[in-house]
RNA sequence: UUAGAGUUUGAUCAUGGCUCAGGAUGAACGCUGGCGGCGUGCCUAAUACAUGCAAGUCGAUCGGGCUGUAGCAAUACAGUCAGAGGCGUACGGGUGAGUAACACGUAGGUAACCUGCCCUCGAGUAUGGGAUACCCAGACGAAAGUUUGGCUAAUACCGUAUAACGGGGAAGCUCGCAUGAGCUUCUUCUGAAAGGCGCUUCACAGCGCCGCUCUUGGAUGGACCUGCGCAGCAUUAGCUAGUUGGCGGGAUAACAGCCCACCAAGGCUUGGAUGCUUAGCCGAUCUGAGAGGAUGACCGGCCACAAUGGGACUGAGACACGGCCCAUACUCCUACGGGAGGCAGCAGUAGGGAGUUUUCGGCAAUGGGGGAAACCCUGACCGAGCAACGCCGCGUGAGUGAUGAAGAUCUUCGGAUCGUAAAGCUCUGUUACGGGGGAAGAAUGGUCUGAUCAGGAAAUGGAUCGGAUUUGACGGUACCUCGCCAGAAAGUGACGGCUAACUACGUGCCAGCAGCCGCGGUAAUAUGUAGGUCACAAGCGUUAUCCGGAAUUAUUGGGCGUAAAGAGUGAGCAGGCGGUUUGGUAAGUCUGGAGUGAAAGCGUGGGGCUCAACCCCAUACAGCUUUGGAAACUACCGAACUAGAGUACGUCAGAGGUAAACGGAACUCCAUGUGUAGCGGUGAAAUGCGUAGAUAUAUGGAAGAACACCAGUGGCGAAGGCGGUUUACCAGGACGAUACUGACGCUCAGUCACGAAAGCGUGGGGAGCAAAUAGGAUUAGAUACCCUAGUAGUCCACGCCGUAAACGAUGAUGACUAACUAUUGGCGAAAGCCAGUGGUGAAGCUAACGCAUUAAGUCAUCCGCCUGGGGAGUACGGUCGCAAGACUGAAACUUAAAGGAAUUGACGGGACCCCGCACAAGUAGUGGAGCAUGUGGUUUAAUUCGACGCUACGCGGAAAACCUUACCAGGGCUUGACAUGGAGGCUAACAGCUUAGAGAUAAGUGAAUAUAUGCCUCACACAGGUGGUGCAUGGUUGUCGUCAGCUCGUGUCGUGAGAUGUUGGGUUAAGUCCCGCAACGAGCGCAACCCCUGCUAUCAGUUGCCACCAGGUAGAGCUGGGCACUCUGAUAGGACUGCCGGUGAUAAGCCGGAGGAAGGUGGGGAUGACGUCAAGUCAUCAUGGCUCUUACGAGUUGGGCUACACACGUGCUACAAUGGCAACUACAGAGGGGAGCGAGACCGCGAGGUCGAGCCAAUCUUAAAAAGUUGUCUCAGUUCAGAUUGUACUCUGCAACUCGAGUACAUGAAGUUGGAAUCGCUAGUAAUCGCGGAUCAGCAUGCCGCGGUGAAUACGUUCCCGGGUCUUGUACACACCGCCCGUCACGCCAUGGGAGUUGGUUCUGCCUGACGGCGUUGAGGUAACCCGCAAGGGAGCCUGGCGACCACGGUAGGGUCAGCGACUGGGGUGAAGUCGUAACAAGGUAACC
Repeated sequence: UUAGAGUUUGAUCAUGGCUCAGGAUGAACGCUGGCGGCGUGCCUAAUACAUGCAAGUCGAUCGGGCUGUAGCAAUACAGUCAGAGGCGUACGGGUGAGUAACACGUAGGUAACCUGCCCUCGAGUAUGGGAUACCCAGACGAAAGUUUGGCUAAUACCGUAUAACGGGGAAGCUCGCAUGAGCUUCUUCUGAAAGGCGCUUCACAGCGCCGCUCUUGGAUGGACCUGCGCAGCAUUAGCUAGUUGGCGGGAUAACAGCCCACCAAGGCUUGGAUGCUUAGCCGAUCUGAGAGGAUGACCGGCCACAAUGGGACUGAGACACGGCCCAUACUCCUACGGGAGGCAGCAGUAGGGAGUUUUCGGCAAUGGGGGAAACCCUGACCGAGCAACGCCGCGUGAGUGAUGAAGAUCUUCGGAUCGUAAAGCUCUGUUACGGGGGAAGAAUGGUCUGAUCAGGAAAUGGAUCGGAUUUGACGGUACCUCGCCAGAAAGUGACGGCUAACUACGUGCCAGCAGCCGCGGUAAUAUGUAGGUCACAAGCGUUAUCCGGAAUUAUUGGGCGUAAAGAGUGAGCAGGCGGUUUGGUAAGUCUGGAGUGAAAGCGUGGGGCUCAACCCCAUACAGCUUUGGAAACUACCGAACUAGAGUACGUCAGAGGUAAACGGAACUCCAUGUGUAGCGGUGAAAUGCGUAGAUAUAUGGAAGAACACCAGUGGCGAAGGCGGUUUACCAGGACGAUACUGACGCUCAGUCACGAAAGCGUGGGGAGCAAAUAGGAUUAGAUACCCUAGUAGUCCACGCCGUAAACGAUGAUGACUAACUAUUGGCGAAAGCCAGUGGUGAAGCUAACGCAUUAAGUCAUCCGCCUGGGGAGUACGGUCGCAAGACUGAAACUUAAAGGAAUUGACGGGACCCCGCACAAGUAGUGGAGCAUGUGGUUUAAUUCGACGCUACGCGGAAAACCUUACCAGGGCUUGACAUGGAGGCUAACAGCUUAGAGAUAAGUGAAUAUAUGCCUCACACAGGUGGUGCAUGGUUGUCGUCAGCUCGUGUCGUGAGAUGUUGGGUUAAGUCCCGCAACGAGCGCAACCCCUGCUAUCAGUUGCCACCAGGUAGAGCUGGGCACUCUGAUAGGACUGCCGGUGAUAAGCCGGAGGAAGGUGGGGAUGACGUCAAGUCAUCAUGGCUCUUACGAGUUGGGCUACACACGUGCUACAAUGGCAACUACAGAGGGGAGCGAGACCGCGAGGUCGAGCCAAUCUUAAAAAGUUGUCUCAGUUCAGAUUGUACUCUGCAACUCGAGUACAUGAAGUUGGAAUCGCUAGUAAUCGCGGAUCAGCAUGCCGCGGUGAAUACGUUCCCGGGUCUUGUACACACCGCCCGUCACGCCAUGGGAGUUGGUUCUGCCUGACGGCGUUGAGGUAACCCGCAAGGGAGCCUGGCGACCACGGUAGGGUCAGCGACUGGGGUGAAGUCGUAACAAGGUAACC
């Protein structure tokens, strides 16, 4: 000293990317802002710069000028100035353009070097000379400045003397790793300021100090050389002629191709040369557990640069930021002739930019330059100013205070929260503000003065110690103290998860948010606002960048069967790795010592500012170098060994390879014979072949290709691959026993070889098959699948290509780690052993699937490869190829996933089993007609609303003329038609009546009823809404489905989702039951319990019944009587596979039988698991939000819901003879009835009317049951059918016009059994026949019930539909009404090609050749030195000429990198476009390479 989270899925595990939480910054932006300390502040344009300042100083080097003082003056003194001269200007300060380099870092070397000022040793400072600036007098110029003549000085310049200790030569000695170094002696060459100041002195001279010259050593600073370290790209692989070396010169402080002449042909490079791109390097800084990664602001070291390029001069030092010369660009001045300039110094300006300060004070301190010094200079520096830019510290108050104030927000309306928060009361005074005091930084300095000491003849001078005095920009600052008022001082971000923190309102996929996942479509904790809360705080957020998390490049510390990833296979050089024993060495390794590792920083320990930041002191360190020691391991040298590897010998198997020869079957073709109408082909067909004789069949012939059976998870080969037989040649392997060699081995980048099919080239060959192509089908289309033909090709020879799902999706080699079993080869008498090829499985491994001695286990060595998906194996470049193309192989952009394994479902034009009026077998229908009814559509003022596959449509509605009624029009009401509360009033309101009106309503009249619970009026709270949302809900309902399923607890298995149980074998109507089983139990469902019905018994016996007894009628249970029977309705019984036989595992059960009223659930009903469909219903009801409030409320009249070209659903009636009509006549059940059912009688053709008994119902009534029987009609639009229409009526009702039902007469439409399609029904069922009821004033073909008559068929489960269990595949999970691909069209984005064009950079050749130094020349000029008496000459120097070198420039041609580019290619992405349906299921032709 090591932390994780979100996000792929319905869920899971693993892989894998994306994102977040942390720290940091020379930052910027938004909002906000009290104080102080310490730091920091152009990261962009090395862009251009106005203005000021940033390097001067010395009169104690020199001559002179000027000023002042003193003096009559000469002159003296003091100050100052330009010039000559000296030192400095090479430091300090800035910047990071260039540089990939000995630039930097580190460790060394120089026996190959230099070093001004400084220190130190020694010796000196002798003697002469000629100039020149300033100045004076002129000339030119606008200026900058230049120039002629004359005068003069020096610490300026020059000659000579002296001196080697320096250079050259000679000799000798010593030393070193080599070149070589040091010392001694001799010989030769070479130097200085006669200076300044002070003191002493008559003078000569002497002394001191500062200088100067030579020399020794040092210090400091530099120069050069070397090892190691220090970016990216191989889509940069070859580079190099001064190049590499030698010899000899030159140059330099010095080595060296540094330069030159000659000679040789070398030098560098896959351990990455060369090229291109990028970059100042380091101490350090940030981050990280570390290893690392990133960075190189401030501070410090080094380097490089100074507008751009080149050059030298001076000097100790420069090729020189504030020096010179030249060239170029730019700016400025100009009298147009010519000149001047360089802020990457400090400030500052413009520009650029998201972005970075004052044209400040001072030399007081520290440091630097000059000077003897005073002193001068110093934008170095010290300070102040600006900026929350960073770090650190402080404050914005403290205590008390509950009517829990007001207010705000929320609310379940009770209250809750802000909240002791505020107010109030009591305190404090940090900071700010005002007053007063007031530092340290200052001295070891200067001046004055005193003392002591050393030396000296003495003095000046020197050293040391005192005293006095003087010097502060900051700054009246820090600090201290007094006063004063809680007075002047809080924001920012967030609150869906990650991630601490929630409510209300607004908005309504809009506006907006967003780091990722994602929020927003009317109840948003995700937007905006408010309240509250959380976090940090003078700051808080955002953006950008770096590290971290990321083990997501993995040395520490990852992987490659299926997730990305093993090269198609082998041979093999370099490289890496390597068996056993032993001796040595000491490179690696291990262990001590030393040097270095600058300072600062970091760490640790102390100390100083009130603390801290900050500052000071001490200490610690990687690495490198050097020097001892050890010898196990690796390495190296030597010697041996045989277990690895190889060789020899023997035996053996084999589709191993190459070449040649041969063989039979089949197909096709040709010829001939027989033979006749078809053949062929398909799901079905057609194209095609055939009367010119096919197909078929027989014989003969030809040609090419392939080799049946054997044949096998059999064999061989490195892989690709190899299959008739024989021969020849070549190669590999296994086994066996001995002998030999003696590590000879393994792997392998580059390299080389082999390498299916297809394809290419040349030449052959061509039977069959068959891309392309043609035709026929199929189809909406069918450039396909199917069919008929058919060319390349397939075959051979030679040469290319070099790829495949080249797969075991598994690199090679070696070692080790349970077994069993099958098979091939060898050996063995056998047991068995060895080498292969398979299966099952232990440990172990794996995300799982699975692998498992043929490893995907445990280890070792070497190679190859991977790092999200797409773009893309694409583009560009390169290499190879005849081409096709192969190998190598990106980026922009886009995206939050893509992908693996397994799980549960769902689905499949997958498989197995099973069930259902599901099909089939039957039966009656619908679909055609007319009508009824519902719906759609249309219409309308309105045609109110809802319901829409099954599961809406004779449904809500079990009754729309008004009402209902929700709709429309008109005319009216507003606390309201209805509820509660307040105040006032009334004896009435109301009913009835009258008037007006369409009515509501208004006015009037008005009998009875009654005390507040009534009515009226007024105001406000409120009422009210069939207004919206069934996608906010409750309740309720439909459907799958009366299908047999749906789950749980514990246990077990699995990392987990999950599995097991619930699967399996039987069986059932059933997850019903039995057996088995890592399961054992349980729950909701099934079944049973309930109701009706079928049989019996018991009880009861009126209103029911009547067998017996009696009475009685026209007739009759009519009466007495009775309760046996029927019946009614209550209670029991009965049926349980209980019994028998068979079958089955002896089980469960099934089959048959007996008995029984009933037999295997007897029949029917009620009963509906977990759930599905955001299924239906806010218009039954209830209800949250929202919404209307003189109206979306309430009331009223009339209208509408009844419309009508049409379409659909459900029904009724028919089309007739199993019938119509007429006549006649039996038998039900279940219901209803008081504003009712209504007998009976009478009237009416009838609907009905009048009168009206009985009945509150087993009593009376509705009530006639109908199909039935007999007769007639005789197949026709009819004696069928009844629509429609006319006339006249009836009933109900305020009222039948819109718009009721019925009756009578008349009228008499369509319709002659219904296309495609489709519904119901399995027995008292279908079909058929009538009856009743609810609703209801009236209205039924609908609905709910009732009984009468009463069938047919079911072989069976192939198919259609639905369902259930198990299994399989899946790219589906909104779950196949799923998912999803490609073209095309449109918008946008980046990118490739592209005639060309623009620019940068670089190379080569040639031309030109500024400045400059070098070489050369000696035309012109010339004080010092030499010769000469002089004139003059010489040496040397200056100017000039010439030459080589060279910057800029020019020209020609290349390379390379960018920008633009008509047009063009593909790619990505977008809203709901178009066309098809390629893939996922057997995806409907298995998919893929």
A computed fold for a 1489-nucleotide RNA from an uncultured bacterium, annotated as small-subunit ribosomal RNA. Model confidence (mean pLDDT): 84 of 100. RNAcentral holds the sequence, with entries from Greengenes.